[in-house]
RNA sequence: ACCCGAUAAAGCCAAACCUUCCGAAAGGAGGGGACGGAAAGCGGCGGGUCUUGAAGAAGAUGGCCGAGCUGCCGAA
Numbered sequence: 001a002c003c004c005g006a007u008a009a010a011g012c013c014a015a016a017c018c019u020u021c022c023g024a025a026a027g028g029a030g031g032g033g034a035c036g037g038a039a040a041g042c043g044g045c046g047g048g049u050c051u052u053g054a055a056g057a058a059g060a061u062g063g064c065c066g067a068g069c070u071g072c073c074g075a076a
Stems, first nucleotide, its partner, number of pairs: 004074002012037002017032006035063001041069002045066003048061005
């Protein structure tokens, strides 16, 4: 340094649900709240799922998976 990830330390994020706003919808943003998370940090590149559409297609999801970029700590 890589792999790896502990009943370690310091911190971090925040599902459901409630609420306000935005959107036709999927869904998103703020506040409350914690089920969880070692990338639950970032970007829709590939696949999946979801919404709209007769279709072509357009959109949503990074807390579905893979790959990519970046990053804290250090026991076995």
Molecule: c-di-GMP-I riboswitch aptamer
Organism: uncultured Desulfobulbaceae bacterium